[in-house]
Context: one part of a larger RNA
RNA sequence: CUGGGCGUAAAGCGCGCGUAGGCGGUGUGCAUAGUCAGAGGUGAAAGCCCGGGGCUCAACCCCGGAACUGCCUUUGAUACUUGCACGCUAGAAUCAGUGAGAGGGUAGUGGAAUUCCUAGUGUAGAGGUGAAAUUCGUAGAUAUUAGGAAGAACACCAGUGGCGAAGGCGACUACCUGGCACUGUAUUGACGCUGAUGUGCGAAAGCGUGGGGAGCGAACAGGAUUAGAUACCCUGGUAGUCCACGCCGUAAACGAUGAGUGCUAGUUGUUGGGAUGUUUACAUCUCGGUGACGUAGCUAACGCGUUAAGCACUCCGCCUGGGGAGUACGGUCGCAAGACUAAAACUC
Numbered sequence: 001c002u003g004g005g006c007g008u009a010a011a012g013c014g015c016g017c018g019u020a021g022g023c024g025g026u027g028u029g030c031a032u033a034g035u036c037a038g039a040g041g042u043g044a045a046a047g048c049c050c051g052g053g054g055c056u057c058a059a060c061c062c063c064g065g066a067a068c069u070g071c072c073u074u075u076g077a078u079a080c081u082u083g084c085a086c087g088c089u090a091g092a093a094u095c096a097g098u099g100a101g102a103g104g105g106u107a108g109u110g111g112a113a114u115u116c117c118u119a120g121u122g123u124a125g126a127g128g129u130g131a132a133a134u135u136c137g138u139a140g141a142u143a144u145u146a147g148g149a150a151g152a153a154c155a156c157c158a159g160u161g162g163c164g165a166a167g168g169c170g171a172c173u174a175c176c177u178g179g180c181a182c183u184g185u186a187u188u189g190a191c192g193c194u195g196a197u198g199u200g201c202g203a204a205a206g207c208g209u210g211g212g213g214a215g216c217g218a219a220c221a222g223g224a225u226u227a228g229a230u231a232c233c234c235u236g237g238u239a240g241u242c243c244a245c246g247c248c249g250u251a252a253a254c255g256a257u258g259a260g261u262g263c264u265a266g267u268u269g270u271u272g273g274g275a276u277g278u279u280u281a282c283a284u285c286u287c288g289g290u291g292a293c294g295u296a297g298c299u300a301a302c303g304c305g306u307u308a309a310g311c312a313c314u315c316c317g318c319c320u321g322g323g324g325a326g327u328a329c330g331g332u333c334g335c336a337a338g339a340c341u342a343a344a345a346c347u348c
Base pairs, nucleotide, nucleotide: 003320004319005318006317007302008301012316014201015200016199017198021194022193023192025088026087027086028085029084030083031082033081034080035077036076037075038074039073040072041071042070049065050064051063052062053061054060091191092188093187094186095184096183097182098181099180103177104176105175106174107173108172109171110154114150115149116148117147118146119145120144121143125136126135162169163168206247207246208245209244210243211242215241216240220236221235222234223233258315259314260313261312262311263310266293267292268291269290270289271288272287273286274285275284276283277282278281297304298303321348322347323346330341331340332339333338
């Protein structure tokens, strides 16, 4: 270098953007680098292989052939790839007009609930559990009424509903802002796809500084349970959870399924847009999303099945028996925790 693979057996980077590189629509012309064909030169000898011969055979030696799959020169071919030139519009982008949305950011506002505080009513219990106790309460609790304060989260709507690349996003209002779909087919004219290195984003927990702290609640304390109970249950409760700024960079970051394009039966639900028809709230058609079932086909099976795990192509990532081990060492990054990269001995 070559093979086979990656939903669940080992294997898709958590997700974008994007450099190099790889790959790339359609027509005409030119070139002929790749490609194909002819010719010539070269490809030392020995060796290998084939045929024949010489030592009594063999090893060994001699002769001939083939081979040396390569390189160079030259003549031609021009379908494909490539280069150049001029075009095209089906890819891509732009424009115009509509539209849906928890997409993101900042500021402000709201009600329910919870806890606490003050005051009123009121009296002996409350709370909690399987049962209890720790706990709270005659210094007046629980309950109830009124007022106030604080922080956090936004019931119903709510939906295999929507939006986002992923992580994720759910009260309301305003402002700033990203993406998407449909219609028109106006503009550019291949401007595209993928993407090593790189760079950005990235739940929760954790870390640094400063705030905040209602509820919940690792640790911790107590009460129970139990043979024990460093637990499950209960009463408390600190970090944390919240905010600002800065780190961390990991997850069963999952659809355990990389991205892009084309092709390959249907039925049914839902969501956003458009067109047509009419009986005006329905029907049909169509584009985009999101589900269920299912044909062909695929699959070890389970299952997948136009949102493919089918049929193909392009590019990237990854796997190569189990353990040792995602560890050691080294390096890079980090305040640290640690992350990333990543073996071997040995053993089955």
About this RNA:
The part of an RNA shown here (small-subunit ribosomal RNA, central domain) has 348 nucleotides and comes from an uncultured Rhodospirillaceae bacterium. The sequence was found in a public genome assembly. The coordinates come from a structure-prediction model, not an experiment, and the mean pLDDT is 89. Rfam family: Bacterial small subunit ribosomal RNA.